[in-house]
Context: one part of a larger RNA
RNA sequence: GAUGAACGCUGGCGGCGUGCCUAAUGCAUGCAAGUCGAGCGACGCAUGCCGGAGGGGUAACCCACUGGUAUGACGGAGCGGCGAACGGGUGAGUAACACGUGAGCGACCUACCCCCCAGACCGGGAUAGCCCAGGGAAACCUGGAUUAAUACCGGAUACCCUCGAAGAUUCGCAUGGAUCCUCGAGGAAAGCUCUGGCGCUGGGAGAUGGGCUCGCGGCCUAUCAGCUUGUUGGUGGGGUAACGGCCUACCAAGGCGUCGACGGGUAGCUGGUCUGAGAGGACGAUCAGCCACACUGGGACUGAGACACGGCCCAGACUCCUACGGGAGGCAGCAGCAGGGAAUUUUGCGCAAUGGGCGAAAGCCUGACGCAGCAACGCCGCGUGGGGGAUGAAGGCCUUCGGGUUGUAAACCCCUUUCAGGAGGGAAGAAAUUGACGGUACCUCCAGAAGAAGCACCGGCCAACUACGUGCCAGCAGCCGCGGUAAUACGUAGGGUGCGAGCGUUAUCC
Numbered sequence: 001g002a003u004g005a006a007c008g009c010u011g012g013c014g015g016c017g018u019g020c021c022u023a024a025u026g027c028a029u030g031c032a033a034g035u036c037g038a039g040c041g042a043c044g045c046a047u048g049c050c051g052g053a054g055g056g057g058u059a060a061c062c063c064a065c066u067g068g069u070a071u072g073a074c075g076g077a078g079c080g081g082c083g084a085a086c087g088g089g090u091g092a093g094u095a096a097c098a099c100g101u102g103a104g105c106g107a108c109c110u111a112c113c114c115c116c117c118a119g120a121c122c123g124g125g126a127u128a129g130c131c132c133a134g135g136g137a138a139a140c141c142u143g144g145a146u147u148a149a150u151a152c153c154g155g156a157u158a159c160c161c162u163c164g165a166a167g168a169u170u171c172g173c174a175u176g177g178a179u180c181c182u183c184g185a186g187g188a189a190a191g192c193u194c195u196g197g198c199g200c201u202g203g204g205a206g207a208u209g210g211g212c213u214c215g216c217g218g219c220c221u222a223u224c225a226g227c228u229u230g231u232u233g234g235u236g237g238g239g240u241a242a243c244g245g246c247c248u249a250c251c252a253a254g255g256c257g258u259c260g261a262c263g264g265g266u267a268g269c270u271g272g273u274c275u276g277a278g279a280g281g282a283c284g285a286u287c288a289g290c291c292a293c294a295c296u297g298g299g300a301c302u303g304a305g306a307c308a309c310g311g312c313c314c315a316g317a318c319u320c321c322u323a324c325g326g327g328a329g330g331c332a333g334c335a336g337c338a339g340g341g342a343a344u345u346u347u348g349c350g351c352a353a354u355g356g357g358c359g360a361a362a363g364c365c366u367g368a369c370g371c372a373g374c375a376a377c378g379c380c381g382c383g384u385g386g387g388g389g390a391u392g393a394a395g396g397c398c399u400u401c402g403g404g405u406u407g408u409a410a411a412c413c414c415c416u417u418u419c420a421g422g423a424g425g426g427a428a429g430a431a432a433u434u435g436a437c438g439g440u441a442c443c444u445c446c447a448g449a450a451g452a453a454g455c456a457c458c459g460g461c462c463a464a465c466u467a468c469g470u471g472c473c474a475g476c477a478g479c480c481g482c483g484g485u486a487a488u489a490c491g492u493a494g495g496g497u498g499c500g501a502g503c504g505u506u507a508u509c510c
Stems, first nucleotide, its partner, number of pairs: 001509003005506005012382006018375002020340001025338003029335003034082003039079002043075002045072008054063003089293003099217007108210002113206001115204005121155004131144005160187006167180005191198002219265003226256003231253008268290004272283004295316005318329004346372001348371003354368001355366004385415004395406004419451001421446005429437001454499005459480003465494005475482002
């Protein structure tokens, strides 16, 4: 000098930041991922229209019931689509191509988006829901009947794509790449609509995002010296989007290591942060990029993408429900609770802005985010008044008793009103009729010096000295060292010095 700090004393205001570093311990409660009726069928509700039959009434009409149809800014389920792989959290693991940087892929994928080319023909059978029956305490499940689709399936067509065979041109970087032609085999599609469009299928190109490989770089330890059998390489096969011992069978016996293999310890990495003149050292909170993880371990499914925090299955530990047969759960999301700890906040408001998902749109959802609350935790700014005022008042303290000092300090006179307080007006942030913040910021007016100062130190280092008390006691202390009867070193007081809404102490780094 610095800190995500803590502790002690003290504490006026504002702006901007920051806030579980420990138990990746366990979690009550609420919320954090939905959306589309312009994909589909049905149900309910509301309204309109057309009926049916009953009661009352002379009638108009009234009361309750019921069928069909149309509409819907309506509701909750279901099928279907897209999203849920983003966003948010944490740092356990990881010494590794995890990260950083520079290359490569002639070994790869990419939903939605943009551009270009070509197309969408003919059919079929189901199923959820609803209904009926049944089982179960529940979670939920079984059977029957029936129904729709942009759900599923078959056939056709193929600009073209994939595979196989023969050929040609051309290029290079070793395996080879690109283009063209012929033949054979295989391969598509879906509709909706307010008639404007929105979608669907195949192919090519782009953009974006990812996958893989390699060079180099960044911890400690030799009181770890040898390590290795899918190990190192090859062939055949499998697998993947793709290369590859990635996996498998067989064959060979290799591969790594004092330029530190293997083992052990520690650790997420980086942009950066702190310090320092620099070189360097230390660190990796907040913000940003990458990685890993989601109760512990394992596994796959779906999908363009996961081996998937708020999905599934199995095992385990734990918690809860149970009719004892069986079930339910996962805050390292936002708040919040318990616990641990020296220590770290509200079970707040809003989708107004920015951004994201879905939707043609209106819009819905969004604890991302924007705000507010708490905390001197940090940085920065401001205030606690300004000028005058000597008989140097009183009081305090010291005294050689003359005085000195506190001290222009106070009183007193004049003045000002920042901030806080009261009143009035009142934004930008939004293009619009949309503003949580918020009657906030800001502006004007009003009153009155009024509401606002402490903390540490004073032996030397180190700036600041006396008195009393104590008497190697009580105590101080970073080092040297003080204290045993005159202690500038302990305690108190007066005075002084340094900082100041802070000041000290402790811890850690330079």
A computed fold for a 510-nucleotide part of an RNA from an uncultured bacterium, annotated as small-subunit ribosomal RNA, 5' domain. Its Rfam family is "Bacterial small subunit ribosomal RNA". Rfam links the family to the GO terms structural constituent of ribosome and ribosome. The coordinates come from a structure-prediction model, not an experiment, and the mean pLDDT is 86. The RNAcentral record of the full RNA draws on ENA and SILVA.